[in-house]
Context: one part of a larger RNA
RNA sequence: AACGAACGCUGGCGGCGCGUCUUAAGCAUGCAAGUCGAGCGGCAAGGGGGAGCAAUCCCCCCUAGAGCGGCGGACUGGUGAGUAACGCGUGGGUAACCGACCUUUGGGCUGGGGAUAGCCGUUAGAAAUAGCGGGUAAUACCGAAUAAGCUUGCGUGGCGAGAGUUACGCAAGGAAAGGGGCUAAGGCCCCGCCUGGGGAAGGGCUCGCGUUCUAUUAGCUAGUUGGUGGGGUAAGAGCCUACCAAGGCGAUGAUAGGUAGCCGGCCUGAGAGGGUGAACGGCCACAUUGGGACUGAGAUACGGCCCAAACUCCUACGGGAGGCAGCAGCUAAGAAUAUUCCGCAAUGGACGAAAGUCUGACGGAGCGACGCCGCGUGGAUGACGAAGGCCGGAAGGUUGUAAAAUCCUUUUGCCGCUGAAGAAUAAGCAUAGAAGGGAAUGUCUGUGUGAUGACGCUAGGCGGUGAAUAAGCCCCGGCAAAUUACGUGCCAGCAGCCGCGGUAACACGUAAGGGGCGAGCGUUGUUC
Repeated sequence: AACGAACGCUGGCGGCGCGUCUUAAGCAUGCAAGUCGAGCGGCAAGGGGGAGCAAUCCCCCCUAGAGCGGCGGACUGGUGAGUAACGCGUGGGUAACCGACCUUUGGGCUGGGGAUAGCCGUUAGAAAUAGCGGGUAAUACCGAAUAAGCUUGCGUGGCGAGAGUUACGCAAGGAAAGGGGCUAAGGCCCCGCCUGGGGAAGGGCUCGCGUUCUAUUAGCUAGUUGGUGGGGUAAGAGCCUACCAAGGCGAUGAUAGGUAGCCGGCCUGAGAGGGUGAACGGCCACAUUGGGACUGAGAUACGGCCCAAACUCCUACGGGAGGCAGCAGCUAAGAAUAUUCCGCAAUGGACGAAAGUCUGACGGAGCGACGCCGCGUGGAUGACGAAGGCCGGAAGGUUGUAAAAUCCUUUUGCCGCUGAAGAAUAAGCAUAGAAGGGAAUGUCUGUGUGAUGACGCUAGGCGGUGAAUAAGCCCCGGCAAAUUACGUGCCAGCAGCCGCGGUAACACGUAAGGGGCGAGCGUUGUUC
C1' cells in the first nucleotide's frame, strides 16, 4: 500500500460497486422454457337456435385444456469438483472436414397411398402408468414421376513426381407440403417446402513455443512405436482390427506422487520481479455418484432418456417418485456473506405473418459503513479570559474564542407543491410514390398519426420550518506525532520489538491535558 474480509467500540446522508472464500453437504415451498389455431383433426364449460310436457336430444357460433405436428429446450443462467492436459495462452496448419437459423444466388414444387394419437368403448392397477377393440387428420409417415446442379462408379483430355485434382461424356442413385390474403374467374402476392453453389458467424481436428512442487519418485511402455491390408468418422490418425517388424519415451527429468481450472486482468513494486485469478470478459470442465446411448445442424444434453449406487419421499407392500453448482428461501458447517421483493417499461433471447405469449437473462427496489468517492454535523462576531474541571506552595497557569451572548445561513432533516429523461426512425392505421402485374390484396420507400414506465410519493426544482436531526475511535517510554496528577506496589496489569510494574511508574488503572485519523477508528488474518 492492498482486501469478496472478520472481530471490538461507534455510527447522519447520498452516488457507484460488491456480498457462502467454509460443506461439488442436504434441501420444504414458489418461480427459472416455451411458443405457433396463418401445419392438423377436433373440443369441455359458455352463448344462440330447433324438437319435446319434461328428462333430454339435435344443429350452429365461439373458445379453455389436452393431443398430433413444427421450431426452440445444445442459448441464457450456476459452480470450480475434476484436470499438470494441446486444458489454457500465443502463433500456424487443414484431412481443403461438417454446418440449422441468417445472407446471397441457381433449379424445382407432378401425382398417389397406408397408418396413428387425440376421440369412443373397455380391461388391469392404490397410484405412477399400461393394455385391448373401433375409428379420424396433417407442413406427421411411405412409395411413384422428374434431376440443370448434387452423390457414386467408369472412360477420355488437361495439370501434377505421385496421391490426386479439374473439364467433358456415359451409367446408376436419391426430392418436395402446404397455409394465408385478394380476385367474378384464369390468376397474382406473402409465408413456407425440396435440391444445389457462395458468404458470414461459430465449431471439430492438428502442430511449434510457453504453463506448479517433489529425485526421500529413475527407469517407463505390448495397441506400446512403426508398416501393410481392412474397417470407422463430417474429417487426418492405432481411432479400431488382422498380420508383420521391434520399436517409442527418459537427468534438457520420462514414469510416479502432491497441489491447481487457464487467461485478459487484479494487488504490490522505481523497475525487474513477487503474489493472485472474487466481481467483469474469453476459453475449459461439471450438473447427487458412476456408466451408456438416443434424438438432432449442433449434446458435459443442469430444470431430456436408460442402467447401476447412495440418500430422501409416497404406498393398498405388489410397486412408484425425486435431484437448487438457476432466482429467492431453509438446515448444517463456519469468524463470516442479503429479499421466499417489483416488472417485462428498457436491452437481449425463444416462438409467431402479426397482435402477442414466455423470459428469477435483464432492468429495478430491499438488507449490510463490506469497499471507493462526495457532503454534512453550522458560519461570523465574541475577554484585562465567566463558571466548572485539572495543575500549582503561592502568584497564577491551562481547558479557551472554546462556551455563553449577538447577528446570520439552511446543505442535510422534516412538511407541502411541482416535476424531467430513460420512450424509440417501434408495431398498427392512414396516405403518396416505386417494381411486378390487366386488376385487387400484398411487398419496398417516404410522409402523417400513434398506445405503452417496474423503478416512482423517482431525479431535479420551488416554498415553509428551525442551529434545528447528526462524533467518534485509537494513541501519548523509544522506534513514533503527543505529559502531568492520583491510585496500585513484580500485585493488578501492559506488550509489535526493546521491555515496563518489587512505594514518587512520562510504559499498569483513572482523570485532566495533548497527538492522530474521522463516519469511522483500532485489532486480527493474508499478499507485495